[in-house]
RNA sequence: AAUUGAAAAAGGCAAACUAUUUUAAAAAGUAGGACGCAAAGCCGUGAGCCUAAACUUUGAUCCCAAGGGAUCGAGCAAGGCUGUCUGGUUACCAAU
Numbered sequence: 001a002a003u004u005g006a007a008a009a010a011g012g013c014a015a016a017c018u019a020u021u022u023u024a025a026a027a028a029g030u031a032g033g034a035c036g037c038a039a040a041g042c043c044g045u046g047a048g049c050c051u052a053a054a055c056u057u058u059g060a061u062c063c064c065a066a067g068g069g070a071u072c073g074a075g076c077a078a079g080g081c082u083g084u085c086u087g088g089u090u091a092c093c094a095a096u
Stems, first nucleotide, its partner, number of pairs: 002096004012037002017032006035083001041089003046085002048081003055075003059072005
């Protein structure tokens, strides 16, 4: 320096769930908690996934002072997820 993660050491992170805060929601923050993780460190391109407030609606129903409006449905990311995959970048220990 490269490859690998069988055993081991020092450590690290923290799913579900609970409490609380923020949000229209998805989801996120904090505290507790450990299912797991060898990059489950950092970034967030691309794919994928979640949500649908605003907006659109030649869908339905209803109201109307006839201009339009309301509810439901549908569409839509500019809102999110990196512990879904991929990409970039840095790093502890051990073995070869």
c-di-GMP-I riboswitch aptamer, 96 nucleotides, folded computationally. Of the family's consensus pairs, 95% are formed in the model.